Source information:
A computed fold for a 111-nucleotide RNA from Nakamurella aerolata, annotated as Glycine riboswitch aptamer. The source organism's lineage runs through Bacteria, Bacillati, Nakamurellales, Nakamurellaceae and Nakamurella. Rfam family: Glycine riboswitch aptamer. From the family's description: This family represents the bacterial glycine riboswitch.

RNA sequence: AUGAUCCCGGCGUGAGAGUCGCUGCCCCCGCUGCUCGCCAGCGGCGGCAGCGCGCCGAAGGAGCAAGUGCCUCCCCACCAAUCUCUCAGGCAGAAGAACCGCCGGGUCAGA
Numbered sequence: 001a002u003g004a005u006c007c008c009g010g011c012g013u014g015a016g017a018g019u020c021g022c023u024g025c026c027c028c029c030g031c032u033g034c035u036c037g038c039c040a041g042c043g044g045c046g047g048c049a050g051c052g053c054g055c056c057g058a059a060g061g062a063g064c065a066a067g068u069g070c071c072u073c074c075c076c077a078c079c080a081a082u083c084u085c086u087c088a089g090g091c092a093g094a095a096g097a098a099c100c101g102c103c104g105g106g107u108c109a110g111a
Base pairs, nucleotide, nucleotide: 006106007105008104009103010102011101012100018053020052021051022050023049024048025047026046028044029043030042031041032040033039054091055090056089060087061085062084063083067078068077069076
């Protein structure tokens, strides 16, 4: 000087699954009733929250194989994922998002 691997940050790309049902509250609009007040009821749109069921898998998390160690065997330990589970998360949009690419920083084997 260069630099495997790994870690952190930034940018870019980035899939899947009900914008399901019910309830409550708030705002606005319309109609009706009536004691004509902005009081009650009904309907519609929007927002928020809760509950229920169904579903997704690529933040995170968890589980396991071959194999390796011990060893006669067994047991036990180590051991991967985009596989499995679905705790968390998510199911219009937004956000998030593994992997991949680029940039910067750090670590550091080997030569």